A computed fold for a 348-nucleotide part of an RNA from uncultured Thermanaerovibrio sp., annotated as small-subunit ribosomal RNA, central domain. The RNAcentral record of the full RNA draws on Greengenes. The coordinates come from a structure-prediction model, not an experiment, and the mean pLDDT is 90.

[in-house]
Context: one part of a larger RNA
RNA sequence: CUGGGCGUAAAGAGCGCGUAGGCGGCUGGAUAAGUCGGCUGUGAAAGACGUGGGCUCAACUCACGGAUUGCGGUUGAUACUGUCUGGCUAGAGUGCGGGAGAGGGAAGUGGAAUUCCCGGUGUAGCGGUGAAAUGCGUAGAUAUCGGGAGGAACACCAGUGGCGAAGGCGGCUUCCUGGACCGCUACUGACGCUCAAGCGCGAAAGCUGGGGGAGCGAACGGGAUUAGAUACCCCGGUAGUCCCAGCUGUAAACGAUGGAUGCUAGGUGUGGGGGUCGUAUGGCCUCCGUGCCGGAGUUAACGCGAUAAGCAUCCCGCCUGGGGAGUACGGCCGCAAGGCUGAAACUC
Repeated sequence: CUGGGCGUAAAGAGCGCGUAGGCGGCUGGAUAAGUCGGCUGUGAAAGACGUGGGCUCAACUCACGGAUUGCGGUUGAUACUGUCUGGCUAGAGUGCGGGAGAGGGAAGUGGAAUUCCCGGUGUAGCGGUGAAAUGCGUAGAUAUCGGGAGGAACACCAGUGGCGAAGGCGGCUUCCUGGACCGCUACUGACGCUCAAGCGCGAAAGCUGGGGGAGCGAACGGGAUUAGAUACCCCGGUAGUCCCAGCUGUAAACGAUGGAUGCUAGGUGUGGGGGUCGUAUGGCCUCCGUGCCGGAGUUAACGCGAUAAGCAUCCCGCCUGGGGAGUACGGCCGCAAGGCUGAAACUC
């Protein structure tokens, strides 16, 4: 450079915003850069190729021809692409009217439960397991009633349900705030899609400083089990889990499936709307989302099947046998842990 690929074989970046770049709706005019045609200059010779000639043939050599797929000039063509200019509304956006939602941030607040403290009742056990023991308890535990403290999580509702770009989001109330959807078609008039770089977000664990600490609980101690038991089980228990500020930037960050647009049989469930029909717990139509089944098609098969892995177009990312290795070295980032980028020898 090119080909073939990326659900499970190697391969979709965790997600978004977005610059350059690439690509881009309908229609009129201009231009003629790309594109296409004619003419023309050049594209040295030799070599190579074709035809013919000369050495008795051949090698060798001579002549002619074509080729040299290119570049320049000139003159045309105008469908497509580009550029300039005008128009349009089907893409995109705005406005107006609505309803849905654990979307985000902040403040406040509620009840159940666990634990602890105080007090009452009460007495010999409780707890735990496969069975036990460690442990707790006559300094009165467990159980039970009343009062109090504190932290964390929000039973039922709850759903193959909803929202969010992803990570993720669940008691209730208020305030601030993002997005999507439906309806009306009033407005703008291609303002679009994708996106190297860059920037931002990003579960858990971990890190720094400060707070907090009920339950749980790496490490650790003890009891068991066992041949052993640095485990599984039991009794304890520190970091942590929680809050604030900052860092880290990873994951089976999964739908193991990048984004956008259009097209291509159905059936059934469900969430949010709109319309309509003898006003119905109902039917039909329609838009957006979310499941299951399934046709054509597709696939190595499994399966996918309008939420495509079908049929196409555009853009980005990525793969190129296994091990060595996501290692070494270098660079960048980080407080560190480490992250990102990322080989080779050698070997099968």